[in-house]
């Protein structure tokens, strides 16, 4: 310098263009002498960041940012 994947809740993943979700974790409450564990419920998101396309973008498209790889 060239090309490819990846970015989404605290962590680890999902999600056909069409209400942004799960699982751990955290809190809060059963329940246990206590604690684990087992239940039940909550709360947490500028979907990496800035334009485009479209009624409608996490999702096409472009650029740029950060990680990983391949090539030279």
């Nucleotide at each position: 310098g060239c090309c490819c994947c990846c970015a989404u809740a605290a962590c680890u993943c999902a999600a056909u263009g069409g209400u942004a979700g799960a699982g751990u974790a955290a809190c809060a409450g059963c329940c246990u002498u206590u604690u684990a564990a087992g239940c039940u419920g909550u709360g947490a998101g500028u979907u990496g960041g800035a334009g485009g396309u479209u009624c409608g973008a996490g999702u096409c498209c472009u650029c740029c940012u950060g990680g990983g790889g391949g090539c030279a």
Annotation
A computed fold for a 72-nucleotide RNA from Parcubacteria group bacterium CG1_02_39_15, annotated as transfer RNA. RNAcentral holds the sequence, with entries from ENA. Rfam family: tRNA. The source organism's lineage runs through Bacteria and Bacteria candidate phyla. The same sequence occurs in records of 4 taxa.